Description:
c-di-GMP-I riboswitch aptamer from Peptococcaceae bacterium UBA5767, 83 nucleotides, folded computationally. Model confidence (mean pLDDT): 88 of 100. The organism belongs to Peptococcaceae, within Bacteria. It was read from a public genome assembly, where an Rfam model found it.

RNA sequence: GUACGACAAAGGCAAACCCGGUGAAAGCUGGGGACGCAAAGCCAAGGGCCUUCGCACCAAGUGCAUGGCAGCCGGUUCCCGAA
Numbered sequence: 001g002u003a004c005g006a007c008a009a010a011g012g013c014a015a016a017c018c019c020g021g022u023g024a025a026a027g028c029u030g031g032g033g034a035c036g037c038a039a040a041g042c043c044a045a046g047g048g049c050c051u052u053c054g055c056a057c058c059a060a061g062u063g064c065a066u067g068g069c070a071g072c073c074g075g076u077u078c079c080c081g082a083a
Base pairs, nucleotide, nucleotide: 004081005080012037013036017032018031019030020029021028022027035071041076042075043074046073047072048069049068050067054064055063056062057061
């Protein structure tokens, strides 16, 4: 340096659920709370997934992101150092 990841050290994040706010919704956000996480840091201009105020199609319903999700894959940067 590249891999790798321990019942190591130091620190970090926080699922479900509950309360408040926000949004058409998905979701986001503050507080509580921990299922987990070595990238559960960052990136939504790659794939995938969610939603449909609105728009298109007589209608039913279907389709569409310009709205979201990084704790799905992917990209990218980084702390520590036993085997």